[in-house]
RNA sequence: GCAGUUAUUCGGGGUUUGGUGAGAAUCCAGACCGGCGGUGACAGUCCGCGAACCGGCGCAAGCCGGCCGACGUGGUGGAAUCCCACGACCGACGGUGAACGGACCGCACGCAUGCGCAAACCGGCGCGGCGGGCGGCGAGGCAGUCCGGAUGAGAGAAUCAUUGC
Numbered sequence: 001g002c003a004g005u006u007a008u009u010c011g012g013g014g015u016u017u018g019g020u021g022a023g024a025a026u027c028c029a030g031a032c033c034g035g036c037g038g039u040g041a042c043a044g045u046c047c048g049c050g051a052a053c054c055g056g057c058g059c060a061a062g063c064c065g066g067c068c069g070a071c072g073u074g075g076u077g078g079a080a081u082c083c084c085a086c087g088a089c090c091g092a093c094g095g096u097g098a099a100c101g102g103a104c105c106g107c108a109c110g111c112a113u114g115c116g117c118a119a120a121c122c123g124g125c126g127c128g129g130c131g132g133g134c135g136g137c138g139a140g141g142c143a144g145u146c147c148g149g150a151u152g153a154g155a156g157a158a159u160c161a162u163u164g165c
Stems, first nucleotide, its partner, number of pairs: 001165005007159004015030001017029003031145002033091002035049004044089002053066005071087005093148003100140001104136004109131003114127004
């Protein structure tokens, strides 16, 4: 120095603003954030991994499978989708919440006119059709940054010890 084993520690960030509104950190505008390893050179957007999510199996721990977002142009350079400049783009699940709002109910109105009741006639009464309006209720439904699983897990990183070469 390399490899194996063991132990310990570490191992994810972000809306202080304005607008609309009765109400929004969720809408609109602006602001802000970027896990791990690799890659000729420093990467949220290249390659791979983790986490989350979905399915199967299992008493369970867990195992197997699936899914897994997003970048261009110019410059420098020997070398950069990694640096610099400019302009873009992306972000699990559950909850909260709310613009909107299906269905349903009510109210009056408009347009047609059917059925029934009753009647000598005129006229009347009841039920029904279509249309939009207003009101009620409200399934559904908007978060990368809020709350939660999570004082978790984890890609991995560092250090100690030890064994081998």
A computed fold for a 165-nucleotide RNA, annotated as FMN riboswitch aptamer (RFN element). It matches the Rfam family "FMN riboswitch aptamer (RFN element)". About the family: The RFN element is a highly conserved domain that is found frequently in the 5'-untranslated regions of prokaryotic mRNAs that encode for flavin mononucleotide (FMN) biosynthesis and transport proteins. The coordinates come from a structure-prediction model, not an experiment, and the mean pLDDT is 77.